[in-house]
RNA sequence: ACAUCCAUAGUUCAGUGGUAAAACACUUCCCUUCCAAGGAAGAACCACGGGUUCGAUUCCCGUUGGGUGUA
Numbered sequence: 001a002c003a004u005c006c007a008u009a010g011u012u013c014a015g016u017g018g019u020a021a022a023a024c025a026c027u028u029c030c031c032u033u034c035c036a037a038g039g040a041a042g043a044a045c046c047a048c049g050g051g052u053u054c055g056a057u058u059c060c061c062g063u064u065g066g067g068u069g070u071a
Stems, first nucleotide, its partner, number of pairs: 001070007010024003018054001026042005047063005
């Protein structure tokens, strides 16, 4: 330099056009003499900019960051 893949909650990740799921972590409550474990509830997320579309995390273009390969 070129090609290709990835970016979703504090962390690890699912979801690939119809308003995002789970685990751990966090908060509150229950249980317990206390802690741990267990139970119930809750908060928290689509890297950035533009385009297509009635509707975009999803499709397209670009930017940023990261991985891999070739030279």
Transfer RNA from an Actinomycetota bacterium, 71 nucleotides, folded computationally. The RNAcentral record of the sequence draws on ENA. Its mean pLDDT, the model's own confidence on a scale to 100, is 81. The source organism's lineage runs through Bacteria, Bacillati and Actinomycetota. Its Rfam family is "tRNA". The family's RNA type in Rfam is transfer RNA. Gene Ontology term of the family: triplet codon-amino acid adaptor activity.